């Protein structure tokens, strides 16, 4: 890369470093950012796997390991129903974790 299944409304720094771009893609919008962006490093948060303890078929802790996130709803909108519209709710794309191949 592709298919599955599950989850995507909550949570997380006044810390170094570094130097000017940064919210995936296209496109439109709306924001962050020299009062310091991406990256990297440390913290941190969560708790999907796997360890551990607990308890016994009904589910809980824990945070040791594998990962993953750490501005806004997955920042918002595209497509579809619904609605007069404000919007609502689904797809579909995206992400992430586990499993096929």
């Nucleotide at each position: 890369a592709u298919c599955u299944u599950a989850u995507u409304a909550a949570g997380a720094g006044u810390g170094g470093u570094g130097g000017a771009g940064g919210g995936a893609a296209u496109a439109g919008g709306c924001c962050c950012u020299g009062u310091g962006a991406a990256g990297c490093c440390c913290g941190g948060c969560a708790a999907c796997c796997a360890g551990c303890a607990g308890a016994c078929c009904a589910u809980u802790g824990u945070a040791u390991g594998g990962u993953g996130c750490u501005a806004a709803u997955u920042c918002c909108u595209a497509c579809a129903g619904c609605a007069u519209a404000a919007g609502c709710u689904g797809a579909g794309a995206a992400a992430u974790a586990a499993g096929a191949c």